[in-house]
RNA sequence: CGGAGUGUAGCUCAGCCUGGUAGAGCACUGUCUUCGGGAGGCAGGGGUCGGUGGUUCGAAUCCACUCACUCCGA
Numbered sequence: 001c002g003g004a005g006u007g008u009a010g011c012u013c014a015g016c017c018u019g020g021u022a023g024a025g026c027a028c029u030g031u032c033u034u035c036g037g038g039a040g041g042c043a044g045g046g047g048u049c050g051g052u053g054g055u056u057c058g059a060a061u062c063c064a065c066u067c068a069c070u071c072c073g074a
Base pairs, nucleotide, nucleotide: 001073002072003071004070005069006068007067010026011025012024013023020057028044029043030042031041032040050066051065052064053063054062
């Protein structure tokens, strides 16, 4: 320098193809249980989907550019 892939909650990921209220598990907080802890039950908080712009009534999803990381090639 060229090509490909990944980026979504604190962590691991789904959702994207086929646009329509942002989710799961673990973790965290409260509570029940216990002498206390752990385990377990119940309830709850936490995201403007890497960034900017565009298309659209509506974008995590489509398009363009860009950033970070990984792989392949030179």